[in-house]
RNA sequence: GGACAGCCAUCGCCGAGUCCCCGUCAGGCGCGAGCCUGGGGAGCCGGGGACCCAGUCUCGUGUCCCUGGGGUGAAUCGGGAGCCUUCGCGUGAUCCGCGGAGGAACCCGUAGGAGACCUUCCUGCUCCGAACCCGUCAGCUAACCCGGUAGGCGAGAAGGAAGGAAAGG
Numbered sequence: 001g002g003a004c005a006g007c008c009a010u011c012g013c014c015g016a017g018u019c020c021c022c023g024u025c026a027g028g029c030g031c032g033a034g035c036c037u038g039g040g041g042a043g044c045c046g047g048g049g050a051c052c053c054a055g056u057c058u059c060g061u062g063u064c065c066c067u068g069g070g071g072u073g074a075a076u077c078g079g080g081a082g083c084c085u086u087c088g089c090g091u092g093a094u095c096c097g098c099g100g101a102g103g104a105a106c107c108c109g110u111a112g113g114a115g116a117c118c119u120u121c122c123u124g125c126u127c128c129g130a131a132c133c134c135g136u137c138a139g140c141u142a143a144c145c146c147g148g149u150a151g152g153c154g155a156g157a158a159g160g161a162a163g164g165a166a167a168g169g
Base pairs, nucleotide, nucleotide: 010155011154012153013152014151018042019041020040021039022038026037027036028035029034043149044148045147046146047145048144053139068137069134070133071132072131077109078108079107080106083103084102085101086100087099088098089097090096112128113127114126115125117164118163119162120161121160122159123158
């Protein structure tokens, strides 16, 4: 001097996920014994839930064959070649080939999404394109009802235009 790792502070990013008050009080379940849990508010977010609308009904044509449906989220929709298991056929048979079903992964795209004062527009670059939940049930939806307010990251954050904000004078 560089790289890597840990901790603290600052400034930021994805995301609804921020702020304030009260406190061993209070609330819930139970016949009881007893058991469980922090509670309230503002803001933001999500779900359920009328009229109307949509949809449902009937008839006709074509194809497929048993595989419910729905929600949060940007995270949808395609293509590719192989691996494992299993079934059928060629076949009487190892190999081999074709077709079907299931499983675990890989690669290339893509609807869409994110990126440093904020919003919009233009041009680039770098990334993401997951995961989870409900439980046979839900279109929209005023009143009304219910729930959440987490988690995970970064250390140089591109340039131009318009309008704002902040700082400085």
The prediction has a mean pLDDT of 77. This is a predicted structure of a 169-nucleotide RNA (c-di-AMP riboswitch aptamer (ydaO/yuaA leader)) from Streptomyces niveus. Its Rfam family is "c-di-AMP riboswitch aptamer (ydaO/yuaA leader)". Rfam links the family to the GO terms cyclic-di-AMP binding and regulation of gene expression.